[in-house]
Context: one part of a larger RNA
Parts: sequence; C1' cells; structure tokens
RNA sequence: GAAUCAACGCUGGCGGCGUGCCUAACACAUGCAAGUCGAACGUCAAAGGCUCCUUCGGGGGUCGAGUAGCGUGGCGAACGGGUGAGUAACGCGUGGGUGACCUGCCUUCUGGAGGGGGAUAAGCCGGCGAAAGCCGGGCUAAUACCGCAUAAGGCCUCUGGGGUCGGACCUGGAGGGGAAAGCCGCAAGGCGCCGGAAGAGGGGCCCGCGUCCGAUUAGCUGGUUGGUAGGGUAAGAGCCUACCAAGGCGACGAUCGGUAGCCGGUCUGAGAGGACGGACGGCCACACUGGGACUGAGACACGGCCCAGACUCCUACGGGAGGCAGCAGUGGGGAAUUUUGGGCAAUGGGCGCAAGCCUGACCCAGCAACGCCGCGUGGAGGAAGAAGGCCUUCGGGUCGUAAACUGCUGUCCUUGGGGAAGAAGAAAGUGACGGUACCCGAGGAGGAAGCCCCGGCUAACUCCGUGCCAGCAGCCGCGGUAAUACGGGGGGGGCGAGCGUUGUUC
Repeated sequence: GAAUCAACGCUGGCGGCGUGCCUAACACAUGCAAGUCGAACGUCAAAGGCUCCUUCGGGGGUCGAGUAGCGUGGCGAACGGGUGAGUAACGCGUGGGUGACCUGCCUUCUGGAGGGGGAUAAGCCGGCGAAAGCCGGGCUAAUACCGCAUAAGGCCUCUGGGGUCGGACCUGGAGGGGAAAGCCGCAAGGCGCCGGAAGAGGGGCCCGCGUCCGAUUAGCUGGUUGGUAGGGUAAGAGCCUACCAAGGCGACGAUCGGUAGCCGGUCUGAGAGGACGGACGGCCACACUGGGACUGAGACACGGCCCAGACUCCUACGGGAGGCAGCAGUGGGGAAUUUUGGGCAAUGGGCGCAAGCCUGACCCAGCAACGCCGCGUGGAGGAAGAAGGCCUUCGGGUCGUAAACUGCUGUCCUUGGGGAAGAAGAAAGUGACGGUACCCGAGGAGGAAGCCCCGGCUAACUCCGUGCCAGCAGCCGCGGUAAUACGGGGGGGGCGAGCGUUGUUC
C1' cells in the first nucleotide's frame, strides 16, 4: 500500500446492490418450515335454516352434505433447507475403469391384462389407563393382500455354434420357475396396471496422479497379507465365516501425535509465489451423544422407528413426552452478527386429469455506514478587506470572498397530481413488493460535516499553559522554565459520510 463475514472510538444526510453468530456442533419457550390425491376405496357428522308433531321436556322430516371429519390405499416425505462437529481418507480434485453393478417418476419401441379367494382399518359393542395409549368381540371395501391360468432367450440349470485376450454380446436345444388393477367418460377416448428392450438423467464400486505440520513419533500389523470353499450384496472384494499358508507396510517416511471438511475460487503480488476456502456453485460428512435395523427405486433416514446414555418436561408415582446445525425468536458465551415481518404475484418443488392445495425453498419488505458504488450538504456576484479571534518587530499580518448583503438554482427534501414493467394469454382474470420506481406541478438555501494529523520517517507552525510533573509514542525518541513532539487556542495538511485505532493476510 492492498484486503477484511470484522470489532472499538468520535461522527453520521439520501439512494442502489450486496453482506450480517468467525465464539458454545451450548441449552432452547412459542409459531410456522411436507404434504397431497374423493378420477383407487370404506365410512360419515354438527351448528344453523325451513317445516311437521308435541304431554311444552322434546321428537320427526328436509336442506346443510355424501360436505367437514375418520380410516385403508397411492405418490411424495432420500428433494429442497441447515451446519462443519468428525474426517489427512479414493473424503475431495483430475483422468480413467465397471467383461463386477442399480435406477421410482420421464421418453421411445414391443407384448399383455383371463379367472378366483380370504382378510382387515375406520365406524359399532365391551373393557383397561391420570395420560400417552392399549386389549377383546363382531361388520365391510379397494389400484391393499393371496392362490390359479397364460407368457417372450427376460431369469435359473444343463448343453451346441459364433465372437472376445477374457465370463460382454449374437444365435440354437432340453428342463425349471415367474406377471397384472382398475378408475373417469353417453361414447370416442383419457389416466393408470403387468412383462421385456433401449434412452436420458441420477447413483454404487474400483484404479493412476495430486492433496498440511512434527523423526524430540522408527518400526507398524492377527482378518493382519494371500489362497481354497462357502455366505453376503444391485455389484468386485478378507465385506463376513471356516480351513490352509506366513505373509503385508515402512527413511520414496509406515505407525503415532497435532491441525484441517475438499474444490471451483477469494485476497495479495510485476510475476513466481504466499495466505485463505465467509457469500455463490459442485462434492462429502453430520442431525442431542453412541449403536441398530425396518420401509422403500433410493435412507441406515434433520422435522421416521428401536435400544442405551446425558439433559429437560408431564404424572394420579403405575408410567409417559421431547431433540431449532430449518425460518424467526429466547437465554448463555462473546469485542461482535438482524424481524417471533409480507406473499405464494414470479422462479422452482411435491401431490392431483384438472380446479387446486402445500411450500420460512424462493420472491420481497424490516434492522445494521458492515462493504462497494453513486449523490448531496448549494452555485454566482460581493471590500486593498466589516465585526471578532489569533499573531505582531505595534507599522501591520492572517482567518478571508470567507461572512453579511444582492440576484439565482432545486439534486436530495416536503407537498399535490399521474403511475408502471415484472403477467405467462386467443380473450378475460391474476402483483407480496407498492401507490414503490418513474413522470408532471408547487414550496423553499431552507433539514444535512466530520474525523485524524502537523519533531524526522511524512504533507502541514505559531502562541499560551506545564516544568522528567502531567503526559505522548509505530520506530527513532519528546517533557528537568522560552517544548513546532505533552494540554489548549489560532493557523495549516490529509481524507470525507466518514475518519482514525486494533486484530488478521499478502
């Protein structure tokens, strides 16, 4: 000098765009953040209105409404959002491999959907419990569940040919096993369902190379290294098990210890390099701590389940409930980091034929000079120069065209009027932001300047006070009676809605 997720001191007018717990991966009150489908299926209220009956207590019918609700079933909930604890690792980056693999929804092509069965939730009845919730009996539907039939080299076993370095792939034979669901519509048809082939996108696994510090860490290793057989997985593998062999790694730094999420990039620098990885994008890991599996195309699953632990809460003491590293917000820690805001209008996502519903993703607004950028706080005229301050060699000099004063301007501001784009479409309708941006008129210099420095480095000098005191200080150093270095005044220099200081990096 440049930079900063900054903080602190003094000061502070406006706008645009960004950014905002770096510390306790500390603990969390409250609300919201993942639902949706009645065109898969069963069931089905009430308030209230109208009306009829009435013993005046009430009862019936109808509309409300096959609605709200409850439940079965499907898809989603594995995305999106957060955080950086752990991890020095095929975690990440880069380039490859998979003849060792998977893939819901979507696209293309191909073939199929025949005929049966038994349950069960909700609701009903009975019961247990303070609650959370649970048990028993009997009823019922389906695109829920289960048989049967049929099925293609699509699967398995045996076997032939081609092909390949090889087990891919192509083409035969025999045997075996294996599917399906309906709904809407007057219909046409649409949406689904089952098997197969391919694609796209997504993923799993493997390999080469690269990836911080310490040798005051030198030896490390028993599923350890390899083999055989088996198990397991979507899939190769010591991934797991049994048996056999005795291997494997290491000064080209194993092991151990410390530190750390990695990258695109960011900062700096002429570059080489050094430092960093906040925001945004990609990957990874985690979700109170540790462990585990279930469901599923996909999880070992942030707002799912089970077990253990710590903590908090409820309890009738028998037993239960919870997990903000989602968005706000609270306490705490800290030098320090925001609203318990608006909206689904846009973009995107889930479900749905659709209408639509949900969406703290997102789009906006609020707070903060935290950063960058832009603008303003007025412009012109105005004295050999007021008053006042300061200095003075007492002549004067300086603040200084500065002020006053005169005539102007209107950015910002105040006010009146108009008023968007963002909205997609054939047309109509649909805007949180927002009566915002922007445009026109009116008013009026009115409401808007500070901070640091002036001994040398380093740009800017005098007076007074103080007297090694009080104090200053980045380094050198100033102060003990004339201090340009301390404190104040005047003057000056620098930057300017900022200016300094401190921390950190180059």
Molecule: small-subunit ribosomal RNA, 5' domain
Organism: Acidobacteriota bacterium